RNA sequence: AGAGUUUGAUCCUGGCUCAGGAUGAACGCUGGCGGCGUGCUUAAUACAUGCAAGUCGAACGAAGCAUGCGCGACGGAACCCUUCGGGGGGAAGAUGCGCAUGACUGAGUGGCGGACGGGUGAGUAACGCGUGGGUAACCUGCCUUAUACAGGGGGAUAACACCUGGAAACAGGUGCUAAUACCGCAUAAGCGCACAGGGCCGCAUGGCCCGGUGUGAAAAGCUCCGGCGGUAUAAGAUGGACCCGCGUCUGAUUAGCUAGUUGGUGCGGCAGCGGCGCACCAAGGCGACGAUCAGUAGCCGGCCUGAGAGGGUGGACGGCCACAUUGGGACUGAGACACGGCCCAGACUCCUACGGGAGGCAGCAGUAGGGAAUAUUGCACAAUGGGGGAAACCCUGAUGCAGCGACGCCGCGUGAAGGAUGAAGUAUCUCGGUAUGUAAACUUCUAUCAGCAGGGAAGAAGAAAGUGACGGUACCUGACUAAGAAGCCCCGGCUAACUACGUGCCAGCAGCCGCGGUAAUACGUAGGGGGCAAGCGUUAUCCGGAUUUACUGGGUGUAAAGGGAGCGCAGGCGGCGUGCCAAGUCUGGUGUGAAAGCCCGGGGCCCAACCCCGGAACUGCAUUGGAAACUGGCAAGCUGGAGUACUGGAGGGGCAGGCGGAAUUCCUGGUGUAGCGGUGAAAUGCGUAGAUAUCAGGAGGAACACCGGUGGCGAAGGCGGCCUGCUGGACAGAGACUGACGCUGAGGCUCGAAAGCGUGGGGAGCAAACAGGAUUAGAUACCCUGGUAGUCCACGCUGUAAACGAUGAUGACUAGGUGUGGGGGGACUGACCCCUUCCGUGCCGCAGUUAACACAAUAAGUCAUCCACCUGGGGAGUACGGCCGCAAGGUUGAAACUCAAAGGAAUUGACGGGGGCCCGCACAAGCAGUGGAGUAUGUGGUUUAAUUCGAAGCAACGCGAAGAACCUUACCAGGUCUUGACAUCGUAUGCAUAGCUAGGAGACUAGUGAAAUCCCUUCGGGGACAUAUAGACAGGUGGUGCAUGGUUGUCGUCAGCUCGUGUCGUGAGAUGUUGGGUUAAGUCCCGCAACGAGCGCAACCCUUGCCAUUAGUUGCUACGCAAGAGCACUCUAAUGGGACUGCCGUUGACAAAACGGAGGAAGGUGGGGACGACGUCAAAUCAUCAUGCCCCUUAUGACCUGGGCUACACACGUACUACAAUGGCGUAUAACAGAGGGCAGCCACUCGGCGACGAGGAGCGAAUCCCUAAAAUACGUCCCAGUUCAGAUUGUAGGCUGCAACCCGCCUGCAUGAAGUCGGAAUUGCUAGUAAUCGCGGAUCAGAAUGCCGCGGUGAAUACGUUCCCGGGCCUUGUACACACCGCCCGUCACACCAUGGGAGUCGGUAACACCCGAAGUCGGUCGCCUAACCGUAAGGAGGGCGCCGCCGAAGGUGGGAUUGAUGACUGGGGUGAAGUCGUAACAAGGUAGCCGUAUCGGAAGGUGCGGCUGGAUCACCUCCUU
Repeated sequence: AGAGUUUGAUCCUGGCUCAGGAUGAACGCUGGCGGCGUGCUUAAUACAUGCAAGUCGAACGAAGCAUGCGCGACGGAACCCUUCGGGGGGAAGAUGCGCAUGACUGAGUGGCGGACGGGUGAGUAACGCGUGGGUAACCUGCCUUAUACAGGGGGAUAACACCUGGAAACAGGUGCUAAUACCGCAUAAGCGCACAGGGCCGCAUGGCCCGGUGUGAAAAGCUCCGGCGGUAUAAGAUGGACCCGCGUCUGAUUAGCUAGUUGGUGCGGCAGCGGCGCACCAAGGCGACGAUCAGUAGCCGGCCUGAGAGGGUGGACGGCCACAUUGGGACUGAGACACGGCCCAGACUCCUACGGGAGGCAGCAGUAGGGAAUAUUGCACAAUGGGGGAAACCCUGAUGCAGCGACGCCGCGUGAAGGAUGAAGUAUCUCGGUAUGUAAACUUCUAUCAGCAGGGAAGAAGAAAGUGACGGUACCUGACUAAGAAGCCCCGGCUAACUACGUGCCAGCAGCCGCGGUAAUACGUAGGGGGCAAGCGUUAUCCGGAUUUACUGGGUGUAAAGGGAGCGCAGGCGGCGUGCCAAGUCUGGUGUGAAAGCCCGGGGCCCAACCCCGGAACUGCAUUGGAAACUGGCAAGCUGGAGUACUGGAGGGGCAGGCGGAAUUCCUGGUGUAGCGGUGAAAUGCGUAGAUAUCAGGAGGAACACCGGUGGCGAAGGCGGCCUGCUGGACAGAGACUGACGCUGAGGCUCGAAAGCGUGGGGAGCAAACAGGAUUAGAUACCCUGGUAGUCCACGCUGUAAACGAUGAUGACUAGGUGUGGGGGGACUGACCCCUUCCGUGCCGCAGUUAACACAAUAAGUCAUCCACCUGGGGAGUACGGCCGCAAGGUUGAAACUCAAAGGAAUUGACGGGGGCCCGCACAAGCAGUGGAGUAUGUGGUUUAAUUCGAAGCAACGCGAAGAACCUUACCAGGUCUUGACAUCGUAUGCAUAGCUAGGAGACUAGUGAAAUCCCUUCGGGGACAUAUAGACAGGUGGUGCAUGGUUGUCGUCAGCUCGUGUCGUGAGAUGUUGGGUUAAGUCCCGCAACGAGCGCAACCCUUGCCAUUAGUUGCUACGCAAGAGCACUCUAAUGGGACUGCCGUUGACAAAACGGAGGAAGGUGGGGACGACGUCAAAUCAUCAUGCCCCUUAUGACCUGGGCUACACACGUACUACAAUGGCGUAUAACAGAGGGCAGCCACUCGGCGACGAGGAGCGAAUCCCUAAAAUACGUCCCAGUUCAGAUUGUAGGCUGCAACCCGCCUGCAUGAAGUCGGAAUUGCUAGUAAUCGCGGAUCAGAAUGCCGCGGUGAAUACGUUCCCGGGCCUUGUACACACCGCCCGUCACACCAUGGGAGUCGGUAACACCCGAAGUCGGUCGCCUAACCGUAAGGAGGGCGCCGCCGAAGGUGGGAUUGAUGACUGGGGUGAAGUCGUAACAAGGUAGCCGUAUCGGAAGGUGCGGCUGGAUCACCUCCUU
């Protein structure tokens, strides 16, 4: 960075698609290790279980526990005394109470924290977020700083005890008690409030300071004695609140919205400003710079992509916001309207004793569900951080770690070196080989990872000590084995990489183009190859490519696209010089632009990913100093833009009124008589009731010939007789006046052809509809005869056209030439002509532009401003909605779905019921035919066991077949064979084979069986031949001529088809090859951006016509015959000559050439032949042959007998013979030829037979012999008839060939004697030795031509000419064709499927609105009840609480609308489908030119009327231009 795809090819426009990168991904196949990240995008669905917010005993009381002490009642040991009865003594132990102590415990009061941390993105289009500001309109616990202070009292209440209710949750009553809980009082540095004064400051409200008076409000203690707390004020810090500028998605098919709404005054409320709330007053406020409404959405730093500008996105991390089951509400508090608080309502779940209660994972795990899809009910507070505490410490699913997932990024490995017999296997094969492939094996080496063993961290901080979840982890060392570790996708082009087999439009592939119908590099498999790699592909999404929304960076004549035209509000843009300002602009400074990220530099993990540090950047916003060119603003000027006034002429400009003649029609009258009219031809129609024609008079409507002209006017639509009136605009001249007054113009307003609509007139002609007549297969058309709306007028409406120059308006600039309309100037005698200038209107043309065509001062050139419009085709200018309209309809204007194109210009062809030129037995002029008959032959069809196969318009059909009785033969029936009828190879044998016998239809089978074969030899043997046997193989007229070679037909013996170089064109291509002549010819000449050349034409070849030379045997003979001789002639066959428009004349361009003539045997290629350019028809042939692939292999091969190819109701082609007198028959005596053939042959001659032929038999392998002429000619006869024509058919008797003539041959004699009397429509051949006619020969062949190929004899007619038919050539034109007109293509109808509109309705959702009800709760009120602190001696009061009431108020209910979705009988059109039906509308003049608007009609395409356009062919004229 591009590529594929529209075409036969080209350029352009234009869409679709691909290659790249990315992802919280998913799916398929596969999977070794590690590091760092990351992981419910769906159901803001529901949640079992555990944990996630507590802490403080240094605030407090009580209780418990432990220890100690004291006391009391027990208990009674040691010991002492003893009268041995006992007494003293009092320990251990146990127990009660009290006190004290405590690193103890849980509950309670109290304090702080539960407003942080963590989650989610439902809502929100908003000051929510981002950015920058403001608060002189605010709050701020803990923390910091500073100052000051803490005096003295009081009353309660949990806990606790007892009682009561309840299933529980829990609640109530009575009684007791403490505080850093609560409440007065005192004090007030300072503070608040009120009032008056002074000073300073600010953008406004206003703020700050000083001092005065009055008034108001504080505090708490604990202690380990170190401290920790408390109160007030001020300040800071932090956090928050509010306000403002700017920015922040889509829809106008949402255009108006708004009543607390906008503002004011006052009051209330709040931390504070504020309609935040209320009362009153005013009527405002927002909106095209997009209000309101609807849809969608958390926003940002960033992330992805991109060269950038942009586009997309907002997962992880970070900032802000919002939310916590749904909705509402407040309480507490410094902070909440509070995720793990409270109250109420709704839904749901759970418990229940049915009375009532409990709950909220969008915290971490986890479960169910949904889903294509997303993890462990883990460890630890060691680190970082948070809460509480003085601290120890406690808590912390924040966090740190681990687990799971290739989900992503990064790194590593699966070994390295050597190793050719190029092993085996596999694949392929032309069987030789080639590939896999140094790959493997094998040898040597190494050990990263994984595994084993040993050692073993940092992370831990302020001196020491202690403290590690991760973790015996990272890391280090050792030994050990190449051992355990490679897949996925692709291989037609894009796009790197090819073969085989299978399949056979099937199965399948496919991102686009497209592959697959028997040789698939495109499907499937295999081998091989390419790419990436622990991944690889697919899918989805985003950006890119896409300059395909174009700011950077597009367009609008014909591709999509200029509004039908004008006026003009807003808006945008705007002339010259000067001064000032400084908004834009430029420049410097300052603040900010968080961190992370990106980029640069450096550093740390072995590297990298990752992490850390520094820098840069953050293109922005704000503020401040400066500059003044440009834009802008202000001021005063200028005249060139624009306009006004004046003078002048031009004009179908508009409106109104009047007038005129020609013509059509009608009426009246006259003349007049049988037709008129109409068409391609007719008919309908009119006319003897007098038409048409003609004359005179009259009526009425519409339109204005000639002039008239790419001439004029108008903004466009449009405007045409003449006159008058009113009126708009343009132009020229002169240069007086104004002084930028201008340009454009979304909305808006006005005008706007034709058709159409409404009301009222009018109505001659024309004429949708309609009727009739024609045409036609039909004809709802074209043609004809009629004919109504309409066309005309007035007043309204409609508002569209191919409303076009398919070209918006305005201004400026950029070579010329030549016409024409209007005006002016110069020169001139001049109205002419000439020069010049302004405005308009045409053509040609340079530069330039353009895809090309073309445009080219009237731009589509170069610039500027403004508006409108376009973004693939179809669906569709359709649907729905809105607006307009009386209606018709107009305007605005989608989507689903579908296609891979649709298109523009130009090129080459082909084609045209387009044009021009030319040729051909193409027509015409002629002759003879075919088509009718019979026969022959081929074909179709039918039949058949088979009637083998092929050939199919010309260019198949007397064709393959130059010859089917068997054979041929490929077909059928039956009988047989299986290495085979035929080829090669191995082994064995030399039995065989031939012949004969028997059986059989035969093939064949059985038996017998002579000679014992031939060649070479190194004597071993080998080969030929034959038989047997094994397998390789043979064989196939089986398929495919659409796999092929070769051969052939055809256009066409037509004159064409190309190339090199050059030139032109972006290119396909063009030029040459076109043009003027000429020719049979692209033959030749001339001209020419072409110059040359090739294949074709012609010539060279053969033959024929004349002559010469040479040569003469079998030929010939001037010798009477023969022999002989000879070679003059005929002839034979070889070589030459001859003809070249060479000569003369005329015409022509002085050319080529044509015409005429001379000479000549022959004259303009003398006649004929061979020879067939590039190519076309997938033309013919696989059955001549060859051949790929496929198929058959005891048969689709081979052999045999018989049959069939010869059938026969028919149809067609090609021939023969005729229909007769130009003839038939007979007789005559008979004449004349060429080219061929001949030994299994031709056969003279003789004889026999009527004859076919037979019997003999000469000559000849042939210039020697033979086959070997007929029609012509003469005479006779027949006398126009189904005949003395014609000969079919049949009978009979024969002949010939051949193993064999039944199916199924030919010939002969006799007999028989059919159709046929010249042929409908149609159609063929032929232009001179031709047609016609007459016979002869040959190939094939045993036999069997009317066919075929040849040969000669006799021997015509006609051609004016190129209008027409057919075919062809050249030039040109149109084209929507390119498989090329046998093309393309339109619409209805029928069938199937798909999406969609309407639809009686039905069912949901959403957001508002109105009314009703009204929970909790704040606020307010309060007549009821209760009430500790304060006041009061008391009564009582103040205050408070409960209750009740009121306003507001969620959910709910009711209602009518709005909007959106789903669905709906039926219905409308649309799209797509295989080879359906009907027509033929369009593309060529498409057969009626087409198309646009409108109206109307019709099965359908469509037809017709009116007006318009050329995006119509052709011809002529006029005009214009060029030469």